A computed fold for a 73-nucleotide RNA from Alkalibacterium sp. MB6, annotated as transfer RNA. Its Rfam family is "tRNA". Its family is annotated with triplet codon-amino acid adaptor activity in the Gene Ontology. The organism belongs to Alkalibacterium, within Bacteria. The prediction has a mean pLDDT of 82. The sequence was found in a public genome assembly.
RNA sequence: GGGGGUAUAGCUCAGUUGGGAGAGCGCUUCGCUGGCAGUGAAGAGGUCAUCGGUUCGAGCCCGAUUAUCUCCA
Numbered sequence: 001g002g003g004g005g006u007a008u009a010g011c012u013c014a015g016u017u018g019g020g021a022g023a024g025c026g027c028u029u030c031g032c033u034g035g036c037a038g039u040g041a042a043g044a045g046g047u048c049a050u051c052g053g054u055u056c057g058a059g060c061c062c063g064a065u066u067a068u069c070u071c072c073a
Stems, first nucleotide, its partner, number of pairs: 001072007010025004019056001027043006049065005
C1' cells in the first nucleotide's frame, strides 16, 4: 500500500420483513436472613463508532471517514 471482518448499555453479546432498541453479568432500591452469602421483586443505565445518502420510516440498505482485528505484498 491492497483485500476481508468487527464497532449496539459499565463488561460479554443478540437483534432476517426496514416500523417495539434487547439478554446475561454487573450497578441501585426494597423484601426474605441475626448478619454475610444466596434468592425474589422493582429500577437506573443507549450519540446503535462518526458524517452523509436512499426511504413515509434506517441499528438493519448504499457511500465516505475513524478505531481495531486479520490476510496478502